[in-house]
Molecule: transfer RNA
Organism: Thermoproteota archaeon
């Protein structure tokens, strides 16, 4: 340099193929319950620039173009 794949709460990850509900789950954190106390467990809560810019559309995490970063392969 070329090809392919990926980027979503602090972390991991689903959703993308087929655009439309409040972006879901686990973990972590906080509160309550439980216990003599802790751990485990139960219930609830907080937490998101869906990498960035632009385009299409009534509407974009999702489709299109470009950029950046990362991974694999080729040279």
């Nucleotide at each position: 340099g070329g090809g392919c794949c990926g980027g979503u709460c602090g972390u991991c990850u689903a959703g993308c193929u087929u655009g439309g509900u409040u972006a879901g789950g686990a973990u972590a954190c906080c509160g309550c319950c439980c216990u003599g106390a802790c751990a485990c467990g139960g219930c609830g809560g907080u937490g998101g620039u869906c990498u960035c810019c632009g385009g299409u559309u009534c509407g974009a995490g999702u489709c299109c173009g470009g950029a950046c970063c990362g991974g694999c392969c080729c040279a």